[in-house]
Notes: This is a predicted complex of two RNAs, RNase P RNA and transfer RNA, with 439 nucleotides together. It holds a member of the Rfam family "Bacterial RNase P class A". About the family: Ribonuclease P (RNase P) is a ubiquitous endoribonuclease, found in archaea, bacteria and eukarya as well as chloroplasts and mitochondria. Gene Ontology terms of the family: ribonuclease P activity, dimeric ribonuclease P complex and tRNA processing. Its mean pLDDT, the model's own confidence on a scale to 100, is 78.

RNA sequence: GGGGCAGGCCAGGUGGUCGCUGGCCCAGCGGGGCCAGAGGAAAGUCCGAGCUCCAGAGGGCAGGAUGGUCGCUAACGGCGACUGCCCCGACAGGGGUCAGGAAAGUGCCACAGAAACCAGACCGCCUCGGGUUCGGGCCCGGGGUAAGGGUGAAAGGGUGAGGUAAGAGCUCACCAGCGUCCCGAGCGAUCGGGGCGGCUUGGCAAACCCCAUCCGGAGCAAGACCGAAUAGGAGGGCGAAGGGGUGGCCCGCCCCAUGCCCUCGGGUAGGUCGCAUGAGGUAUGCGGCAACGCAUGCCCCAGAUAAAUGACCACCACUCCCUUCGGGGAGGACAGAACUCGGCUUAUGGCCUGUCGGUCCU
RNA sequence: GCGCCCAUAGCUCAGUUGGAUAGAGCGUUGGACUACGAAUCCAAAGGCCAGAGGUUCGAAUCCUCUUGGGCGCACCA
Numbered sequence: 001g002g003g004g005c006a007g008g009c010c011a012g013g014u015g016g017u018c019g020c021u022g023g024c025c026c027a028g029c030g031g032g033g034c035c036a037g038a039g040g041a042a043a044g045u046c047c048g049a050g051c052u053c054c055a056g057a058g059g060g061c062a063g064g065a066u067g068g069u070c071g072c073u074a075a076c077g078g079c080g081a082c083u084g085c086c087c088c089g090a091c092a093g094g095g096g097u098c099a100g101g102a103a104a105g106u107g108c109c110a111c112a113g114a115a116a117c118c119a120g121a122c123c124g125c126c127u128c129g130g131g132u133u134c135g136g137g138c139c140c141g142g143g144g145u146a147a148g149g150g151u152g153a154a155a156g157g158g159u160g161a162g163g164u165a166a167g168a169g170c171u172c173a174c175c176a177g178c179g180u181c182c183c184g185a186g187c188g189a190u191c192g193g194g195g196c197g198g199c200u201u202g203g204c205a206a207a208c209c210c211c212a213u214c215c216g217g218a219g220c221a222a223g224a225c226c227g228a229a230u231a232g233g234a235g236g237g238c239g240a241a242g243g244g245g246u247g248g249c250c251c252g253c254c255c256c257a258u259g260c261c262c263u264c265g266g267g268u269a270g271g272u273c274g275c276a277u278g279a280g281g282u283a284u285g286c287g288g289c290a291a292c293g294c295a296u297g298c299c300c301c302a303g304a305u306a307a308a309u310g311a312c313c314a315c316c317a318c319u320c321c322c323u324u325c326g327g328g329g330a331g332g333a334c335a336g337a338a339c340u341c342g343g344c345u346u347a348u349g350g351c352c353u354g355u356c357g358g359u360c361c362u
Numbered sequence: 363g364c365g366c367c368c369a370u371a372g373c374u375c376a377g378u379u380g381g382a383u384a385g386a387g388c389g390u391u392g393g394a395c396u397a398c399g400a401a402u403c404c405a406a407a408g409g410c411c412a413g414a415g416g417u418u419c420g421a422a423u424c425c426u427c428u429u430g431g432g433c434g435c436a437c438c439a
Base pairs, nucleotide, nucleotide: 001361002360003356004355005354006353007352008351009350010349012316013315014314015313016312017311018310020037021036022035023034024033025032026031039334043345044344046343047342048341049340050339051219052218053217054216058251059250060249061248063215064214065213066212067211068082069081070080071079072078083099084097085096086095087094088093091357100210101209105208106207107204108203109202122149123148124145125144126143127142128141129140130139131138132137157175158174159173160172161171162170176200178197179196180195181194182193183192184191185190223273224272225271226270233264234263235262236261237260238259242256243255244254245253266438267437268436280299281298282297283296284295285294286293287292318331319330320329321328322327363435364434365433366432367431368430369429372388373387374386375385381419390406391405392404393403394402412428413427414426415425416424
């Protein structure tokens, strides 16, 4: 110097000219001045909320989501710390993790293989009977055996000793793992140690399912008001055991004839509010390992509606190239608000810090 | 802006609670038949199942994130 890993920061600045959007002011219907004007993702719409309407959304079923523990938060499937497991590495260390239950039940485990879940005799080993052979052995039939071979992703603990016809947790010792009890550490998940037990109980729940917790539905085209225009049209449903009110369904609640709803037909393509002071930002101090919280001071920071936020010039800053060291030239990604926040994920240019340890490469 | 759905051969579609070489029809190419075409018959090619990661022994299928495409939703009376 390059590269890998982890983390953080920035997304050019100032001035001028001409334009665009919004606000305020002066003038007054000709206009003029001042101020402000995209993002870290504004994106995907994957989660969680605020807000609005449906009854200030109540009970049940169905359905959906999440899944270690403790904490943070308005809330979350987010974040922080820790624990377990997995991967790289001898170790130190680093990274990942949709991480409850498979001795509640059901289902699946293709092919291969003898056997794939109340395990299982293909080869092998041992043994018995019969036949054959001088014998070794071979053939047929019955039985025992999971130590060995072979198949498979997976064959129902491992090593050793005893034991046996051969074997086998059949028995024993140690180890792994399971269940249960006790002690210690920790808020807890869990960890460490000890005793006892049967000798061992396969995997898949991102298969159905079970357990625990949470969730009513729709969404700013929500919703409220004003205005314009039209044929206030046609067909159909509804008198309570019915219809409607946006519920997936049932109950409940509310409305029901100058009425409500559905379909077709007709008209409009306008304005105001919602809509910019908010779980807001920032600086300092304190508490906490951290996420984050508290206190004080300061600041107001886009509001368009077919949709503004732009173009050019000058100087400075950054990167690269050339250089006669005076200077000259080129470049800046991804992308663009649309009710608003908190996250996640994805796209993308550059810079900085840490680390790579006798041991990454030159 | 909001909600929902789809992606398998050139085109239109199958693919069974996950099982190994992913199929069918039309089309394309070659051959047969014919004087030549059409039709018909025979054969072949053509797919990383939109992309990436994960779960699993095993993924077109299950889960997550992207990419591309499609549909619906205004108000009044």